[in-house]
Context: one part of a larger RNA
RNA sequence: GGAUGAACGCUGGCGGCGUGCCUAAUACAUGCAAGUCGGACGCACUAAUUUAUUAGUGAGUGGCGAACGGGUGAGUAACACGUAGGUAAUCUACCUUUAAGACGAGGAUAACCAUUGGAAACGAUGGCUAAGACUGGAUAGGAAUAUGUAAGGCAUCUUAUAUAUUUUAAAAGACCUAGCAAUAGGUAUACUUAAAGAGGAGCCUGCGGCGCAUUAGUUAGUUGGUGAGGUGAUGGCUUACCAAGACAGUGAUGCGUAGCCGGACUGAGAGGUUGAACGGCCACAUUGGGACUGAGACACGGCCCAAACUCCUACGGGAGGCAGCAGUAGGGAAUUUUCGGCAAUGGGGGCAACCCUUACCGAGCAACGCCGCGUGAAUGACGAAGUACUUCGGUAUGUAAAGUUCUUUUAUUAGGGAAGAAUGACUUGUGGAAAAGCAAGUGUGACGGUACCUAAUGAAUAAGCCCCGGCUAACUAUGUGCCAGCAGCCGCGGUAAUACAUAGGGGGCAAGCGUUAUCC
Numbered sequence: 001g002g003a004u005g006a007a008c009g010c011u012g013g014c015g016g017c018g019u020g021c022c023u024a025a026u027a028c029a030u031g032c033a034a035g036u037c038g039g040a041c042g043c044a045c046u047a048a049u050u051u052a053u054u055a056g057u058g059a060g061u062g063g064c065g066a067a068c069g070g071g072u073g074a075g076u077a078a079c080a081c082g083u084a085g086g087u088a089a090u091c092u093a094c095c096u097u098u099a100a101g102a103c104g105a106g107g108a109u110a111a112c113c114a115u116u117g118g119a120a121a122c123g124a125u126g127g128c129u130a131a132g133a134c135u136g137g138a139u140a141g142g143a144a145u146a147u148g149u150a151a152g153g154c155a156u157c158u159u160a161u162a163u164a165u166u167u168u169a170a171a172a173g174a175c176c177u178a179g180c181a182a183u184a185g186g187u188a189u190a191c192u193u194a195a196a197g198a199g200g201a202g203c204c205u206g207c208g209g210c211g212c213a214u215u216a217g218u219u220a221g222u223u224g225g226u227g228a229g230g231u232g233a234u235g236g237c238u239u240a241c242c243a244a245g246a247c248a249g250u251g252a253u254g255c256g257u258a259g260c261c262g263g264a265c266u267g268a269g270a271g272g273u274u275g276a277a278c279g280g281c282c283a284c285a286u287u288g289g290g291a292c293u294g295a296g297a298c299a300c301g302g303c304c305c306a307a308a309c310u311c312c313u314a315c316g317g318g319a320g321g322c323a324g325c326a327g328u329a330g331g332g333a334a335u336u337u338u339c340g341g342c343a344a345u346g347g348g349g350g351c352a353a354c355c356c357u358u359a360c361c362g363a364g365c366a367a368c369g370c371c372g373c374g375u376g377a378a379u380g381a382c383g384a385a386g387u388a389c390u391u392c393g394g395u396a397u398g399u400a401a402a403g404u405u406c407u408u409u410u411a412u413u414a415g416g417g418a419a420g421a422a423u424g425a426c427u428u429g430u431g432g433a434a435a436a437g438c439a440a441g442u443g444u445g446a447c448g449g450u451a452c453c454u455a456a457u458g459a460a461u462a463a464g465c466c467c468c469g470g471c472u473a474a475c476u477a478u479g480u481g482c483c484a485g486c487a488g489c490c491g492c493g494g495u496a497a498u499a500c501a502u503a504g505g506g507g508g509c510a511a512g513c514g515u516u517a518u519c520c
Stems, first nucleotide, its partner, number of pairs: 001520004006516005013373006019366002021331001026329003030326003035064003040061002043058007071284003081208007090201003095197007103137001105135002112127006141168012172189001174187005210256003217247003222244008259281004263274004286307005309320004337363001339362003345359001346357004376406004386397004411457006420447001425442006464509005469490003475504005485492002
């Protein structure tokens, strides 16, 4: 000199864009943060009338989602991360493309009703009922095993094809047209199987990045093999047996510290420091352990067990988990509102309308940072007053003020007033068998009557902080008298202090200026 998620002191006009618990991964009152679908299903209730329908509400069965999004950095020195590869050792819901299929049966159960236990949480028994819920069957394609043929590969083999054996699918509802109806045809969606893709995930490997040797030896599932088991998959992943290996001065093991990276800061660079915000990966969800469901979890707002803590209790037993958003207590030098909205972007569900979304978009608070603007402009005396110094002549403050002439950013008041909106839906036109498509119209904004524009008023509403001995830009007077005090270093102060304190003057920066802390 530069930098900061800063803090402290004095001061403080406005706007834009950012940032805001670095400490106790401490404990948490309250509210909200994950639902949705009636175009899967039965039931109950409410309202309306076309009295068998329509509209809505509720709990339940069922589907999808809840593994995303959001938070934190405790742990972790590790294939955790980064980078480069491998997977002939793998999985993949939704999405896209292609091909094919969607046949035919059955038995239950919640809700509900009845009885009943319990303070509650929550149950128990009996009875009724539906489905795209559940269970068999058929067929197809696929898979596994065996055999044959062909091609290929570095290999256990891979690919194609044929045969045999075993095993294994499905779900419909809605709308339109025709018909008295049964039903038939069509449309988009949903379902099943197979193949491919996209995106995602698992596993393996080379290399790379902390300190201490005042840590030198470490290791028995340990290192390897065979068989078996297990997994979606390789593997001591697990197990039985066999061998006695494996790692280590190119630092094993131990201890300490630490999430890693893109990046950020600094520096001419090399390098050093760092990992807030934004983005990628990982890990965690009161502490420890475990599995269930599922395409995906060993699951922050799921389950079970144990522990600590808190709460309720009729003492028999129950309930809870903010490192989600706000907010509270505590800790601390220190860090915000228990705000508005789904209008936009994105996500979940739904054919859709729409619902949900503290993701997000916005507003609020804080000079915490960066950037921009303003606090007026011109003119105005051989130069007012005041103040300070003085050699008492004067000098400085100083064109500074006053005065005169202007301007109006900002401020205040009044008026006008956005972009961000595209869709979807409905209507009309076009189109066509219909739908899709195309065009026009209606309509949709939290921010917000905000930004912005116009007018009026009037210099009106707006300057401080640090320093002045040298380094280092800027000097005099008074007070004090090694006292009081200053100080980053050198050093000032003991009666003429440009170094302390005050005043005048001056210098620097400026809505900031200094100090402290940390890094280069």
Molecule: small-subunit ribosomal RNA, 5' domain
Organism: metagenome